[in-house]
Context: one part of a larger RNA
RNA sequence: UUCGUGGUUAAGGAACUAGGCAAAUUGACCCUGUAACUUCGGGAUAAAGGGUCCUCACUGCAAGGUGAGGCGCAGAGAAUAGGUCCAGGCAACUGUUUACCAAAAACACAGGACUGUGCCAAGCAUAGAGGCUAUGUAUACAGUCUGACACCUGCCCGGUGCCGGAAGGUUAAGAGGAGUGCUCAGAGCAAUCGAAGGCAUGAAUUGAAGCCCCGGUAAACGGCGGCCGUAACUAUAACGGUCCUAAGGUAGCGAAAUUCCUUGUCGGGUAAGUUCCGACCUGCACGAAUGGUGUAAUGAUCCGGACACUGUCUCAACCACGAGCCCA
Numbered sequence: 001u002u003c004g005u006g007g008u009u010a011a012g013g014a015a016c017u018a019g020g021c022a023a024a025u026u027g028a029c030c031c032u033g034u035a036a037c038u039u040c041g042g043g044a045u046a047a048a049g050g051g052u053c054c055u056c057a058c059u060g061c062a063a064g065g066u067g068a069g070g071c072g073c074a075g076a077g078a079a080u081a082g083g084u085c086c087a088g089g090c091a092a093c094u095g096u097u098u099a100c101c102a103a104a105a106a107c108a109c110a111g112g113a114c115u116g117u118g119c120c121a122a123g124c125a126u127a128g129a130g131g132c133u134a135u136g137u138a139u140a141c142a143g144u145c146u147g148a149c150a151c152c153u154g155c156c157c158g159g160u161g162c163c164g165g166a167a168g169g170u171u172a173a174g175a176g177g178a179g180u181g182c183u184c185a186g187a188g189c190a191a192u193c194g195a196a197g198g199c200a201u202g203a204a205u206u207g208a209a210g211c212c213c214c215g216g217u218a219a220a221c222g223g224c225g226g227c228c229g230u231a232a233c234u235a236u237a238a239c240g241g242u243c244c245u246a247a248g249g250u251a252g253c254g255a256a257a258u259u260c261c262u263u264g265u266c267g268g269g270u271a272a273g274u275u276c277c278g279a280c281c282u283g284c285a286c287g288a289a290u291g292g293u294g295u296a297a298u299g300a301u302c303c304g305g306a307c308a309c310u311g312u313c314u315c316a317a318c319c320a321c322g323a324g325c326c327c328a
Base pairs, nucleotide, nucleotide: 001324002323003322004321005320006319007318008317009316011314012313015312020309028052029051030050031049032048037042039148053070054069055068056067057066058065059064071075083307084306085305086304088302089301090299091298095107096106111146112145113144114143115142116141117140123132124131149294150293151292152291154224155223156222159221160220161217162216163215164214165213168212169211170210174206175205179201180200181199182198183197186193187192225243226242227241228240229239252286253283264280265279266278267277268276
């Protein structure tokens, strides 16, 4: 002198910073006391407050209680040892995960739904025998989606898929074998014709599933409009017109993990608030198991605030230990 680890600090107390990151505060046991909300279990160690040593006396089986006195800055005297509260998002929860940059709102989950499968099951792996499923049997097994619970889950089957149907259209191999070609006995002066057979080719007709077609099906893949006018201020439009569609987004929610314009507008909190909370609705581009809206509890989750607390900071100082470098 620079680091590392630990300790102390006047006054202030988050002014630091992306952010209270880090540190500090809290902390044990006993007593009192304990809100909103709630699935009545919780929330809860909520919060908040008091006590804790030694001696003597009385009391008590004891833990302890009551009274008097004593000492210290301090009586859980060290060590050990929750900071707390308010509000919101997401995920119900305990759990799981990127071994070595991500622990989460991702995965899983109980619960919900749909689909397949009648048993030598479907499904899976597999050359075979055989195996798993299962020494199970539809309250089972397999696949897909959703994800506790509460209230719910609207409309569209035109497209794609799946399921059902079988009249008609189309349609393969196969069946079929009309005809045609070559060859050849023979006929003919020749051109040529040409039976049977052989070889080659081959029309009609027949011919399943599929597709077309007809229905069903959205907790299957998915989708869920535009323009114009109208009320006795204005504005707006319950109302009307028109075009298009398979149907035009219902309930609920909404500047949101979704809102571009946008720091939208209003209200709250602050002296001051692009964040936050409550509303509004003009939803660029929410929306109902690709689930919608709520929700107590839970969370090393994300986000805003308050109290306490502090060397995070104003603004830096000192001490201990260890390491490096430099000078003597």
This is a predicted structure of a 328-nucleotide part of an RNA (large-subunit ribosomal RNA, domain IV) from a wallaby gut metagenome. The prediction has a mean pLDDT of 87.